[in-house]
Context: one part of a larger RNA
């Protein structure tokens, strides 16, 4: 000098863009953050409509007939999105390969199929236990829920052949025998779905080469340990697990141990080499009160799922129960220190749905903070008897503050008042037309804006609403006077102060930067 997720002192007019718990992965009140589908189903608690009964009426009761729909069964989603950096020195990450050792819901293309039957169960109803959380028993009834039979191929298992190919194990195609395994319907007739298979796309899983912090004042480490055979398990390879057999495996090219740490793209600095760093954004990983376990599922060993154990907090009728902000806000605590218990689904994106739509603290916006970067303003021109006042001097005078002020003319960014007023919106449903055709494509029309009456524009008024901070001995740009007298104090280093201190304190003046200026901390 540059830099910062900064903090602190003094000061502060406006805007744009960005950023904002670096500490206690400390504890959390409250609200919200994951639902959706009635075009799968039985139904009808509540709401609206229609109908009926009673009543003068208000209204009460009845009624799934309609719109719809709480709870329930079922489907899809909840494994994404969002948070944090604890752990991890590791194939975790980065990079480059391999998988003849693998999986992949929704999506796309193609091929083929969908015949028949059955038993339950939630809910509703009845009864019952419990303070509650929550159960238990009985009766009845449904499905795109569950089960059985059939059919079935290029899928799977088994056996026997043929052809082709490869980097080893081996792979591909094809024929035949035997065996196992499928399906679901809804409906407004427009469609939306179901099952099997092949291929694709996407996402994932596994393996390997190389790279990846400090300590040798850590030198030896290892029993599933290293390999084999056989098995189990897995989507799949593998001591991943197991039985048996062998005695191996790693290490000064640093094993083992200890300490520290999420990794990368990047960021800061530097001419570069390098050094430092990993906050915001993107990719990967790990975690979700602590530890463990599996279930469901295409996918989890699952942040707002389950079970067990533990610590903590809360409720209790003392028998027993409930909870998990490292989601968004917010609270306490810790700390030098870090924001609103805001708005909207308008856009982008996600889930469900045929769609309308619903949900979405993802997201987009707004609020707070000079935390940073950038931009703008606090006026411009003229004006000398160089006014008054201040300060200084060699003091009837001069210097400086200083064109500075006054005064004259001008401008109106900003401000205030009034008026106009966006882009961000593309279209979905639906309607019309055209093309082709049992399903799409194209054209035209077509609701919708949180921000926001904001940005922006125009008119009017008036210099009006707007400057500070640090420094002035040398380094280092900027000097005099007074006070003080090794005192009070300053100080980054050298050093100043003991009676003329450009170094302390004040004043005048000056210098530097400027809505900031200094100080502290850290990196180069």
């Nucleotide at each position: 000098g540059g830099a910062u997720g900064a903090a602190c002192u003094c000061u502060u007019g406006c805007g744009g863009c960005a950023g904002g718990c670096u500490u206690a992965a400390c504890a959390c009140a409250u609200g919200c953050a994951a639902g959706u589908c009635g075009a799968g189903g039985g139904g009808c608690a509540g709401c609206g409509c229609g109908g009926g009964u009673g009543g003068c009426a208000a209204c009460a009761c009845c009624u799934g007939g309609c719109g719809g729909c709480g709870a329930c069964c079922g489907g899809c989603g909840c494994a994404c999105g969002g948070g944090u950096g604890c752990g991890u020195a590791a194939c975790g990450c980065g990079u480059a390969u391999g998988g003849a050792a693998c999986c992949u819901g929704c999506c796309c293309a193609c091929c083929g199929c969908a015949g028949g039957g059955g038993g339950a169960u939630a809910g509703c109803c009845c009864g019952u236990c419990g303070a509650a959380a929550g159960g238990c028993g009985g009766a009845u009834c449904a499905a795109u829920a569950c089960c059985c039979c059939a059919u079935g191929g290029u899928c799977c298992c088994u056996a026997u052949g043929g052809c082709c190919c490869g980097c080893a194990u081996g792979g591909g195609c094809u024929a035949u025998u035997g065996g196992a395994u499928a399906a679901a319907g809804a409906u407004u007739u427009a469609u939306c779905g179901g099952c099997g298979g092949u291929g694709g796309a996407u996402g994932g899983c596994c393996a390997u080469g190389c790279g990846u912090g400090c300590c040798a004042u850590u030198a030896g480490c290892u029993g599933g340990u290293u390999g084999g055979u056989g098995g189990g398990g897995u989507a799949a390879c593998g001591g991943c697990c197991c039985a048996c057999c062998a005695a191996g495996g790693c290490g000064a090219u640093g094993a083992u141990g200890g300490c520290u740490a999420g990794g990368g793209g990047g960021u800061c600095u530097g001419a570069g080499a390098g050094g430092a760093u990993g906050g915001u954004c993107c990719c990967c990983c790990a975690c979700a009160c602590u530890g463990g376990u599996a279930c469901u599922g295409a996918g989890a060993c699952a942040c707002g799922g389950a079970c067990c154990a533990g610590a903590c907090u809360c409720c209790u009728a003392c028998g027993g129960g409930a909870g998990g902000c490292a989601g968004c806000a917010g609270u306490g605590a810790g700390g030098a220190a870090u924001a609103u218990u805001g708005g909207u689904c308008a856009a982008u994106g996600g889930g469900c749905g045929g769609a309308a739509g619903c949900c979405u603290g993802a997201a987009c916006c707004a609020g707070c903070c000079a935390u940073g970067c950038c931009g703008c303003g606090u006026g411009c021109a003229g004006g000398a008897u160089g006014a008054c006042g201040g300060c200084c001097c060699u003091a009837c005078g001069g210097g400086u503050u200083g064109u500075a002020a006054a005064c004259u003319g001008c401008u109106u960014u900003u401000g205030c008042g009034c008026g106009g007023g966006a882009a961000g919106a593309a279209u979905a449903a639906c309607c019309c037309c055209c093309u082709c055709g049992u399903g799409a494509g194209g054209g035209g029309g077509g609701a919708u804006g949180c921000c926001g009456g904001u940005a922006c524009c125009g008119c009017g008024c008036g210099a009006a609403u707007a400057a500070g901070g640090a420094u002035c001995g040398g380094c280092u740009a900027a000097c005099u006077c007074c006070g003080u007298g090794c005192c009070a104090g300053c100080a980054g280093c050298c050093g100043c102060g003991g009676u003329a201190a450009u170094a302390c304190g004040g004043a005048g003046g000056a210098u530097c930067c400027g809505a900031g200026c200094g100080u502290u901390a850290u990196c180069c």
The part of an RNA shown here (small-subunit ribosomal RNA, 5' domain) has 524 nucleotides and comes from an uncultured bacterium. Its Rfam family is "Bacterial small subunit ribosomal RNA". Rfam links the family to the GO terms ribosome and structural constituent of ribosome.